A computed fold for a 386-nucleotide RNA from an Actinomycetota bacterium, annotated as Bacterial RNase P class A. Model confidence (mean pLDDT): 76 of 100. It matches the Rfam family "Bacterial RNase P class A". The family's RNA type in Rfam is ribozyme. A source record names the gene rnpB. The sequence is in RNAcentral, with records from ENA. Lineage of the source: Bacteria > Bacillati > Actinomycetota.

RNA sequence: CGAGCCGGCCGGGCGGCCGCGUCGACGCCGGCAACGGCGUCGCCGAGGAAAGUCCGGACUCCACAGGGCAGGGUGGUGGGCAACACCCACCCGGGGCGACCCGCGGGACAGUGCCACAGAAAGCAGACCGCCGCCGGUCGGGCGACCGCCCGGCGGUAAGGGUGAAACGGUGGUGUAAGAGACCACCAGCGCCCGGGGUGACCCGGGCGGCUCGGCAAACCCCACCCGGAGCAAGGCCAGACAGGGAGCGCCCGAGGGCUGCCCGCCCGAGCUCCCGGGUAGGCCGCACAUGAGGUCACCGGCAACGGUGGCCCGAGAUGGAUGGCCGCCGCCCACGACCCUUGCGGUCGCGGGCACAGAAUCCGGCUUACAGGCCGGCUCGUCCC
Repeated sequence: CGAGCCGGCCGGGCGGCCGCGUCGACGCCGGCAACGGCGUCGCCGAGGAAAGUCCGGACUCCACAGGGCAGGGUGGUGGGCAACACCCACCCGGGGCGACCCGCGGGACAGUGCCACAGAAAGCAGACCGCCGCCGGUCGGGCGACCGCCCGGCGGUAAGGGUGAAACGGUGGUGUAAGAGACCACCAGCGCCCGGGGUGACCCGGGCGGCUCGGCAAACCCCACCCGGAGCAAGGCCAGACAGGGAGCGCCCGAGGGCUGCCCGCCCGAGCUCCCGGGUAGGCCGCACAUGAGGUCACCGGCAACGGUGGCCCGAGAUGGAUGGCCGCCGCCCACGACCCUUGCGGUCGCGGGCACAGAAUCCGGCUUACAGGCCGGCUCGUCCC
């Protein structure tokens, strides 16, 4: 310098004007009440994914002695975590020269089932071509024994060709009519045993055996472990009115109302009060309390995920649903034009365009998906120079 691999981070900045929402203070107002509204000032006011709502929890209500069935989920090993289908480390298999990446990674002698197309044959397999033997026919050669081409029939053969994702181990030899683990040597693989290492998955070494025993469990199924259901429209608190119903008191032995804030007095006077209706309409809480499974820095433990201790930092919260609009300057990107020289993926200036994906709704941990442009760190391979 070129080509790559992995990880982390940012994702416009400043100012002015106008506007919106929650909360607090003050003032005013509405409602029978629970409570609410308006104005002024002040504080605060979206994200790395707030998204998909896929997984796991917190929280709430209902159910629940214990066990089992059904149903669902998870699936190499060891750790982390509140928990997980998440994270870390390792193992095994596959890919890459490599950094590194990928794996829906228990069991296929418990049983059942399936293996498309192609192919002769796809699971106690199979003879299409080829190879070989025997018989028959025809033709040719040879004096002859006999030999050869072609055709037909019967049989042997899984070494060769061909099909396929997959064809019943590989290489070499013995053997044979041709062949074949039929036999032998080595190798691979399977099973069992022994020794060593590791917490473990598993790895290393040795011996024996039959000579080889396909794949699919994201097919049913088997094994181990886990799972009660519904979800903030969960759930809790406060609490109207009308119709209708009930109870009590009262109707001249006068309830209740007015003058009137109270007593006396005067006047009016047949209704008045409570409950059910209804825990409904409506309102509030839950709900942003940091009493956080918060963030970050330092130290300690750990390979790491993470844990412990200490310091510092962080205060959106609606319920027709706020977080916006305009302008100026700067920044970044793209295209065009002019100029400069040190001709480069160059610099300066001017003009124009653009600055993504997307937006909280009970909260938290993950996963997945979307994303203009940009920054930082570590590592690998190649080429050249010193």